[in-house]
C1' cells in the first nucleotide's frame, strides 16, 4: 500500500438578533433571571420500580438450557470450557436423541427390529445360453445420511465371525482445577444415524394488567332503551278463631361474580325496587402519579474482568397534539484544490456533517447511522 | 403511550404436520356468431413482504428488520 478483525472515543464551540416551553422574582399581564433531548430520546424484545386486581391452593401457559462469577433483577454482561468456521486476527453454537413418540420427500434392494438389485460362492436342473434354491454387506450403484477404518487369520464365497494397530463410545481409577473439563492408566468387540429453533423428558423461574395503570375535582345527562340467575325450613313477633299474610333474626340449598381455567373462600343476590350486562347518546377539561434517583461527576481503592467500595461535589427537560427553533459572523474539525516554503510547514479557495427527535422511570438487548484514532492479522513491494 | 394480528398469481383469497402453492374472477388464444354478449374448451402468471439462521431440505420453525390493520382512558 491493498485485503481484513476487534475496541474506544465524538455527535461542534462562541457571539449577535428574532422566537417557543418551564420556573422564579417584580414596580403584575408585560419585563428581568435561569432552565431546555439522545447514543441510540427508536423498536417494545426482556429485566425490574409503582399502581390496581380481598385471600389461598392446583392445573394449563410460557421463557430460559456448558461452567464459575457479577447485578436490585434479567433471557444481561465478565472470564473460562468445549465443538464447528478461517491461513490467520477473530467470529458464532451449547442439557437430554441410551425414558417415550413421530418424521426423514425424490432416488434407492434397503431409511433404522437392517436390507440381496448387480456381483462373488456352493448345490441342483440344462446339449447351450440360462432357470431355480441357498450363502454373503468384501466391491458396484443410489441418496444429505448406508450401520468403524487399514492389514491379516479365516472360508466355498465372505463378514469384528477372530486377531494386530489406529479412531471413537462406555465403565473404572489417578493427577489438575471451585467447576465446566483437560491428562494419563486399565478393561470391554461396545461401533449405538439424524431431527428436540418437532412432540417431549429432566432442572430452574414466572400470578395478571400496564401510568390509557391508579386517585382527587369539575362538567354531561332522560336516572333513556333492551336483557337477566336463583328458594325452603325452623324461632320471634304483629293482625286474626284458625288458615294464612307482614316485619325480624338464624340454618342449609340455589345463582352471579371473582382480570387464563378449576376448586376452597370472601362479597353479592335469590318478591318487588335496587343490582348487574348491553346499546344508544352525552362530557371529553383540571390537578395529583411526575422528576433527589439501583441518579450524575470527580479523586482514591479491590478485582483479570463484569463490577464492588470509600470520599467529595452537583441537583440536571418536564410538554399535552406535544416546547427545545431559525438566520448571520467568528473559530474549530474532516476532504479536494491552488500559491509558496528553510520541506516542519505557512497563505487562502471551494465543500461536507448523518440517523434522528424526549411522553411515568431506571437496568439491557437490538437496529438505524457522522466522522476520527489505537491495537492485531494476512498478503504484495522496497530497504 | 401499551397491547394485538397481518403481507402467498394483476384483485379478493386458501393451504401446512417441513418435501418445493392451488380456487374464483381478471388477462391471452380458439370454437360459435353475419357482428358482439353469454357460453365451452386451452393456456401464461408467482424471489410466498426483506434478511440473516436451525434443518439433507424452509413458503411453513427462530431472530431481526419494512409495511399496513384492529383494540384499550
Nucleotide at each position: 500500500g491493498a485485503a481484513g478483525a476487534a475496541a474506544a472515543u465524538u455527535a461542534g464551540a462562541c457571539a449577535a438578533u428574532c422566537g417557543u416551553u418551564c420556573c422564579g422574582a417584580u414596580u403584575u399581564u408585560a419585563u428581568c433571571g435561569g432552565a431546555a433531548a439522545g447514543g441510540a430520546a427508536a423498536g417494545u424484545c426482556c429485566g425490574a420500580a409503582c399502581a390496581c386486581c380481598a385471600g389461598g391452593a392446583g392445573c394449563a401457559a410460557a421463557a430460559u438450557a456448558c461452567u464459575u462469577c457479577g447485578u436490585a433483577a434479567c433471557g444481561c454482561g465478565a472470564a473460562g470450557u468445549u465443538c464447528c468456521a478461517g491461513c490467520g486476527a477473530u467470529g458464532g453454537g451449547a442439557a437430554g436423541a441410551u425414558a417415550g413418540u413421530g418424521c426423514c420427500a425424490c432416488a434407492g434392494a434397503a431409511a433404522a427390529u437392517a436390507a440381496a438389485c448387480c456381483g462373488u460362492c456352493u448345490c441342483g436342473a440344462u446339449a447351450a445360453u440360462u432357470c431355480g434354491a441357498g450363502a454373503u454387506a468384501a466391491g458396484g450403484g443410489u441418496g444429505a445420511a448406508a450401520a468403524g477404518g487399514u492389514g491379516g487369520c479365516g472360508u466355498a464365497a465372505g463378514a469384528g465371525a477372530c486377531c494386530a494397530c489406529c479412531a471413537g463410545u462406555u465403565u473404572u481409577g489417578a493427577u489438575g482445577g471451585c467447576g465446566a473439563c483437560a491428562u494419563c492408566a486399565a478393561a470391554a468387540g461396545c461401533u449405538c444415524g439424524g431431527u428436540a429453533a418437532a412432540c417431549c423428558u429432566u432442572a430452574u423461574u414466572u400470578g395478571g394488567u400496564g401510568c390509557a395503570a391508579g386517585g382527587u375535582c369539575a362538567a354531561a345527562u332522560a336516572g333513556a332503551a333492551g336483557a337477566g340467575a336463583a328458594u325452603u325450613c325452623u324461632c320471634a313477633u304483629a293482625a286474626u278463631u284458625u288458615u294464612u299474610u307482614g316485619u325480624g333474626a338464624g340454618a342449609a340449598a340455589c345463582g352471579a361474580a371473582u382480570a387464563g381455567c378449576u376448586c376452597c373462600g370472601c362479597u353479592c343476590g335469590u318478591c318487588a325496587a335496587a343490582c348487574u350486562c348491553u346499546u344508544g347518546g352525552g362530557u371529553a377539561g383540571a390537578c395529583c402519579g411526575c422528576a433527589a434517583a439501583a441518579a450524575u461527576c470527580a479523586a482514591g481503592u479491590g478485582g483479570c474482568g463484569a463490577c464492588g467500595c470509600u470520599u467529595g461535589a452537583u441537583u440536571c427537560a418536564g410538554a399535552u397534539a406535544a416546547a427545545u427553533g431559525a438566520u448571520u459572523g467568528u473559530c474549530a474539525u474532516u476532504c479536494c484544490g491552488a500559491u509558496u516554503u528553510u520541506c516542519g510547514g505557512a497563505u487562502u479557495g471551494g465543500a461536507a456533517a448523518a440517523c434522528a427527535g424526549a411522553a411515568u422511570u431506571c437496568g439491557g438487548c437490538u437496529u438505524a447511522u457522522u466522522a476520527u484514532u489505537c491495537u492485531c492479522u494476512u498478503c504484495a513491494g522496497c530497504a | 403511550g401499551c397491547c394485538g394480528g397481518g403481507a402467498u398469481a394483476g384483485c379478493u383469497c386458501a393451504g401446512a404436520c417441513g418435501g418445493u402453492a392451488g380456487a374464483g374472477c381478471a388477462g391471452g388464444g380458439g370454437c360459435c356468431u353475419g357482428a358482439a354478449a353469454a357460453g365451452c374448451c386451452c393456456u401464461g402468471u408467482g424471489u410466498c413482504c426483506g434478511u440473516g439462521g436451525u434443518u439433507c431440505g424452509a413458503u411453513u420453525c427462530c431472530g431481526c428488520g419494512u409495511c399496513c390493520c384492529g383494540g384499550c382512558a
Predicted 3D model of RNase P RNA and transfer RNA as a complex of 456 nucleotides.
Rfam match: Bacterial RNase P class A. The family's RNA type in Rfam is ribozyme. Rfam links the family to the GO terms ribonuclease P activity, tRNA processing and dimeric ribonuclease P complex.